About this RNA:
A computed fold for a 348-nucleotide part of an RNA from an uncultured bacterium, annotated as small-subunit ribosomal RNA, central domain. The coordinates come from a structure-prediction model, not an experiment, and the mean pLDDT is 88.

[in-house]
Context: one part of a larger RNA
RNA sequence: UUGGGCGUAAAAGGGCGCGCAGGCGGCCCGACAAGUCUGGCAGUGAAAGUCCCGCUUUCAAGGUGGGAAUUGCUUUGGAAACUAUCGGGCUUGAGUGCAGGAGAGGAAAGCGGAAUUACCGGUGUAGCGGUGAAAUGCGUAGAGAUCGGUAGGAACACCAGUGGCGAAGGCGGCUUUCUGGACUGAAACUGACGCUGAGGCGCGAAAGCGUGGGGAGCAAACAGGAUUAGAUACCCUGGUAGUCCGCACGGUAAACGAUGGAUGCCCGCUGUGUGCCUGUUUAGGUGCGUGGCCAAGCGAAAGCGUUAAGCAUCCCACCUGGGGAGUACGCCGGCAACGGUGAAACUC
Repeated sequence: UUGGGCGUAAAAGGGCGCGCAGGCGGCCCGACAAGUCUGGCAGUGAAAGUCCCGCUUUCAAGGUGGGAAUUGCUUUGGAAACUAUCGGGCUUGAGUGCAGGAGAGGAAAGCGGAAUUACCGGUGUAGCGGUGAAAUGCGUAGAGAUCGGUAGGAACACCAGUGGCGAAGGCGGCUUUCUGGACUGAAACUGACGCUGAGGCGCGAAAGCGUGGGGAGCAAACAGGAUUAGAUACCCUGGUAGUCCGCACGGUAAACGAUGGAUGCCCGCUGUGUGCCUGUUUAGGUGCGUGGCCAAGCGAAAGCGUUAAGCAUCCCACCUGGGGAGUACGCCGGCAACGGUGAAACUC
């Protein structure tokens, strides 16, 4: 490179979105003839070589004559289905408007109760706490328990679901304000406006970093007590970063459905969320979403199976034996930590 692949075995789907270029693109009519087609015409495609038929060295290799081939390029004629281009039209793809209901979708502000902790006060007396058992620890300077009060921070029991929303990360007390998306109904409007998307731009759990706050509980590090042969652990008592908030950075993950996006097609049964319809209204039908089981088919199998890993088309990313190695070097980014890109020698 061709090919074959990319849920797990077995290398490979980018963490997710928006989108420039590019690639690809619905139905009908007309035009054009760039692509495309024509055993069309003409020119060219040197000679030698190759192949075919002769001749020749007594044969042969070789030599020599003729032909074919040279699948190409160019001029020109013709065709018009498809692709491109131009013009006109259409509504089913896409979008807009109208009417609706659902939702932990996002941002900000305010509010609430339970609980933990600390402090103050009352009652009250000798233990509390913790474990496999203990000890460190706390307590007669009155702990723990109990009642009342105060402060502060963080998280929101039940509802809660095999449930919902979001592109992903993710989102859960209540109220208000601002705001994104999806879905349904009817069918008014635009008339292919679409799909994908290298670069690019943005978002992106936790830990981490800068600065300023905050700090109840929890808790890396650390200290002590145990355990043990040891115990730099598991268990216990403490405990600082951090966890929380504002702003800024970082850009990773088993960022997982280990399954890229879009569109069309292909037996069924059953549950659930949310719309709509009804002349079978404890029901039935239908759209969108979310689960379970299965036909065909697929798959190495387990399994997947209208939410495909089935049958097809379009576009992007990625893989090409194991180790060395996601390392080195270089470059780019970052305050740093580190991230991105990403080898080779050697070895099996």